The RNA shown here (FMN riboswitch aptamer (RFN element)) has 123 nucleotides and comes from a Bacilli bacterium. Its mean pLDDT, the model's own confidence on a scale to 100, is 83. The model forms 100% of the base pairs in the Rfam consensus. Its Rfam family is "FMN riboswitch aptamer (RFN element)". Rfam links the family to the GO term FMN binding. The source organism's lineage runs through Bacteria, Bacillati, Bacillota and Bacilli.

RNA sequence: UAAAAUCUUCGAGACAGGGUGUAAUUCCCGACCGGUGGUGAUAGUCCACAACGCUAACCCUUGGUUAGCCAGUACGGUGAAAUUCCGUAAUCGACAGUAAAGUCUGGAUGGGAGAAGGUUAAU
Numbered sequence: 001u002a003a004a005a006u007c008u009u010c011g012a013g014a015c016a017g018g019g020u021g022u023a024a025u026u027c028c029c030g031a032c033c034g035g036u037g038g039u040g041a042u043a044g045u046c047c048a049c050a051a052c053g054c055u056a057a058c059c060c061u062u063g064g065u066u067a068g069c070c071a072g073u074a075c076g077g078u079g080a081a082a083u084u085c086c087g088u089a090a091u092c093g094a095c096a097g098u099a100a101a102g103u104c105u106g107g108a109u110g111g112g113a114g115a116a117g118g119u120u121a122a123u
Stems, first nucleotide, its partner, number of pairs: 002123001004120007017029003031103002033093002035049004044091002053069007073089005095106003
């Protein structure tokens, strides 16, 4: 200096103000938010992954494993290089509950892509 094992910690944000109504942070006007890694230069919308959810199979149990599916961007500008920056205009957001929810409550003091640090012996 490089790879390996192991441990610890961390690991998601957001309805201001107003309208209708018996009742809505759920409807309407409007406001606000953006996980992780990658990418010739910074990304919710490119590529990949996680989580939630759905389907199937298996284990043979009230959960787990594997496979598949699962949203969304254009135009102009600068530049060597940007669907990532700047400008303009768009667009997307699991399930359960409840007056219909990306933002409230709940599963979740859970799980997790991954990030940082420590330790170990050997080459």